Model confidence (mean pLDDT): 86 of 100. c-di-GMP-I riboswitch aptamer from an uncultured Nitrospirota bacterium, 90 nucleotides, folded computationally. It matches the Rfam family "c-di-GMP-I riboswitch aptamer". The family has 155 seed sequences and 5,092 matches in Rfam 15.1. From the family's description: GEMM was predicted in a large-scale screen for bacterial structured RNA regulatory elements.

[in-house]
RNA sequence: AGGUGACAAGGGCAAACUAUCCGCGAGGGUAGGGCGCAAAGCCAAGAGACCAUGAACCGUAAGAUGUUCAGGGUUAGUCUGGUUACCGAA
Numbered sequence: 001a002g003g004u005g006a007c008a009a010g011g012g013c014a015a016a017c018u019a020u021c022c023g024c025g026a027g028g029g030u031a032g033g034g035c036g037c038a039a040a041g042c043c044a045a046g047a048g049a050c051c052a053u054g055a056a057c058c059g060u061a062a063g064a065u066g067u068u069c070a071g072g073g074u075u076a077g078u079c080u081g082g083u084u085a086c087c088g089a090a
Base pairs, nucleotide, nucleotide: 005087012037013036017032018031019030020029021028022027035077041083042082043081045080046079047078048075049074050073051072053070054069055068056067057066
């Protein structure tokens, strides 16, 4: 230095849930909380999931539901990829 990740040390992050705020929504911020995490730090590039809107189709008395497509959005704690980084046993 690369790989790797110990019942190591010092620390770090924070799921569900609760309160409150923001958002049409998915979801997000803050505080509590702690399921877990060795990148659960950061980046929506690929795949996936989800959301509302529009269009087409299906259907109907009219609808709703549903399917597909389009552009937009959410998710980095779904996976891949990119990028940065603490510690030191085998």